RNA sequence: AGCGAGGAUAGAGGCGCAAAGACCAUUAGUACACAAUUCGAGGAGUAUGAGCUCUUAUGACGAUUGCCGAAAGGGGGAUUUGCCGAAGUGAUGGGAUGCUCAUAUUCCCAUGCACUGGUUCUGCAUUCAAGAAGUGCAGGACUGUCAUAUAGGAAACUAUAUGGAGGGCUAUCUGACGA
Numbered sequence: 001a002g003c004g005a006g007g008a009u010a011g012a013g014g015c016g017c018a019a020a021g022a023c024c025a026u027u028a029g030u031a032c033a034c035a036a037u038u039c040g041a042g043g044a045g046u047a048u049g050a051g052c053u054c055u056u057a058u059g060a061c062g063a064u065u066g067c068c069g070a071a072a073g074g075g076g077g078a079u080u081u082g083c084c085g086a087a088g089u090g091a092u093g094g095g096a097u098g099c100u101c102a103u104a105u106u107c108c109c110a111u112g113c114a115c116u117g118g119u120u121c122u123g124c125a126u127u128c129a130a131g132a133a134g135u136g137c138a139g140g141a142c143u144g145u146c147a148u149a150u151a152g153g154a155a156a157c158u159a160u161a162u163g164g165a166g167g168g169c170u171a172u173c174u175g176a177c178g179a
Base pairs, nucleotide, nucleotide: 002177006174007173008172009171010170011169014084016083017082018081019080020079023076024075034066035065036064037063038062042055043054044053045052046104047103048102049101050100051099087116088115089114090113091111092110093109094108095107096106117143118142119141120140121139122138123137124136125135126134127133145164146163147162148161149160150159151158152157
């Protein structure tokens, strides 16, 4: 506890989720290249350390000006595709990442190990080039769902309040175990 444990299948939420190529803005009038002026000993190959290589008094690097002028990563809306723990974030493990090594960074993969029902707004923190976007914390709004209470109703259900969490909720099938 048959007011059905558990399982299987299907499904709902809505500014719902993800991916792909194209497009758009940002990156950025930045980097690189070239020229002029200046400076005067270092500089470059990813941040730090070590090595290696290259470059530099035929003046590098840096600075200012002129000229040319990007890209990657990150993001956005639409389209298409796949979906409704969709997926995201963290942690842990593995792999890749500069000329080489170590650490870091960045990227990829795996794991119910943890957190988040969904969207959205405000503040703070953090990642970040960022006023984009993500995450965490605090607070608010909207919304789906279930439970409880109250009111209405013959019922189905409706309204309001409070609470829960996707390991949830709805439908169908199944049927452990008890009687």